[in-house]
The RNA shown here (SAM riboswitch aptamer (S box leader)) has 101 nucleotides and comes from a Cyclobacteriaceae bacterium.
The model forms 94% of the base pairs in the Rfam consensus.
The sequence was found by an Rfam model in a public genome assembly.
The organism belongs to Cyclobacteriaceae, within Bacteria.
RNA sequence: GAUUUAUAAAGAAGCGCGGAGAGACAGGCUCAACGAAGCGCUAGCAACCACUGAGAAGGUGCUAAAUCCUGCCCUGAGAAGGUCUCGGGGAACUAUAAACC
Numbered sequence: 001g002a003u004u005u006a007u008a009a010a011g012a013a014g015c016g017c018g019g020a021g022a023g024a025c026a027g028g029c030u031c032a033a034c035g036a037a038g039c040g041c042u043a044g045c046a047a048c049c050a051c052u053g054a055g056a057a058g059g060u061g062c063u064a065a066a067u068c069c070u071g072c073c074c075u076g077a078g079a080a081g082g083u084c085u086c087g088g089g090g091a092a093c094u095a096u097a098a099a100c101c
Base pairs, nucleotide, nucleotide: 001101003099004098005097006096007095008094013042014041015040016039017038021031022030023029025071026070027069028068043063044062045061047060048059049058072090073089074088075087076086077085078084079083
């Protein structure tokens, strides 16, 4: 890196370095010098794996906003004549874990 399976409307900070961006992508909308991304330490959350006689501890992950919302298909209702708004279901994309190549 590829494939498969499972999960995704919950939960969780502070300090230091750093200096302008970040939220996967597109559109939108947000966050950001009362300091972004990234790195380090401590703390916390709790999904998967792992360990055990008991107990402690472990490997990844995560800690703005419903996976921030939508993104393709099916369907219901409303409004009205342009199509829009709201709801439900299924995919796709993305993210994480495990197995395996």